Record summary: Transfer RNA from Omnitrophica bacterium GWA2_50_21, 75 nucleotides, folded computationally. The prediction has a mean pLDDT of 81. Rfam family: tRNA. Rfam classes the family as a transfer RNA. RNAcentral holds the sequence, with entries from ENA.
[in-house]
RNA sequence: GUCCCCGUCGUCUAGCCCGGCCUAGGACAACGGAUUUUCAUUCCGUCAACACCGGUUCAAAUCCGGUCGGGGACG
Numbered sequence: 001g002u003c004c005c006c007g008u009c010g011u012c013u014a015g016c017c018c019g020g021c022c023u024a025g026g027a028c029a030a031c032g033g034a035u036u037u038u039c040a041u042u043c044c045g046u047c048a049a050c051a052c053c054g055g056u057u058c059a060a061a062u063c064c065g066g067u068c069g070g071g072g073a074c075g
Stems, first nucleotide, its partner, number of pairs: 001074007010028004020058001030046005051067005
């Protein structure tokens, strides 16, 4: 330099290819409550996210372009 893949709650991850419902779902963690003599377990609830900019569209996490970051292949 060329090409490919990836970027979503604190962590891991589903959804993306093929745009659409209600609050972007789940697990763990954290916090609050119930249960228990206490702890643990179990149950209920709360909190928290689409890397950034622009475009297309009635509507974008999803499609298109660019940027940034990470990983890989070739030279």